[in-house]
C1' cells in the first nucleotide's frame, strides 16, 4: 500500500414581499434550497446509491437480505477534456398531518442510511 473483522465520531438545506379568502408558509404572484459516490474538469437534471412504499423469505412481526415502484436539461461560449465550468433560458422534488391542495410548516426522525473521517485487530 490493498483487502477483512470490531469499534468510535460525523452524516440534508430551503416561501421574504405581496394578492383572494372565515382559513393557505399548502392556492395565486413572487421568493428560497440542492444528501452520498462516480464521471478526462467542479453536477439537484449524465451513469449509480440512499431516505419512502409494496412484493417475497416468515406461524406472525421487525431487522438483513432478494425484487417492484418512485422526478428534472437544453442552447452558446472556453478548452486537449466540461450534459459537471461561464452566459442565457427551463426544469424537478416521498409518505402522514393541517380552518385550504405543501420540495421549504408539523410528524415519523433524539430514527435510519448512501457514504466520510478515524482508531483498532489478526492475516497476507
Nucleotide at each position: 500500500c490493498c483487502g477483512c473483522g470490531u469499534c468510535u465520531u460525523c452524516g440534508g438545506g430551503a416561501c421574504a414581499g405581496g394578492g383572494c379568502g372565515a382559513a393557505a408558509a399548502u392556492c395565486c404572484u413572487g421568493a428560497c434550497c440542492g444528501g452520498c459516490g462516480g464521471u478526462g474538469a467542479a453536477a439537484g437534471u449524465c451513469c449509480g446509491c440512499g431516505a419512502g412504499u409494496c412484493c417475497g423469505u416468515c406461524a406472525g412481526a421487525u431487522g438483513c437480505c432478494g425484487g417492484a415502484c418512485a422526478g428534472a436539461g437544453u442552447c452558446u461560449g472556453u478548452g486537449a477534456a466540461a450534459c459537471u465550468c461561464a452566459g442565457a433560458c427551463a426544469c424537478c422534488g416521498a409518505c402522514g398531518g393541517u380552518a385550504a391542495a405543501a420540495g421549504u410548516c408539523c410528524g415519523g426522525a433524539u430514527g435510519g442510511a448512501a457514504g466520510a473521517a478515524g482508531a483498532u485487530g489478526g492475516a497476507a
A computed fold for a 124-nucleotide RNA from a Fidelibacterota bacterium, annotated as FMN riboswitch aptamer (RFN element). Of the family's consensus pairs, 100% are formed in the model. The sequence was found by an Rfam model in a public genome assembly. Its Rfam family is "FMN riboswitch aptamer (RFN element)". About the family: The RFN element is a highly conserved domain that is found frequently in the 5'-untranslated regions of prokaryotic mRNAs that encode for flavin mononucleotide (FMN) biosynthesis and transport proteins. The organism belongs to Fidelibacterota, within Bacteria.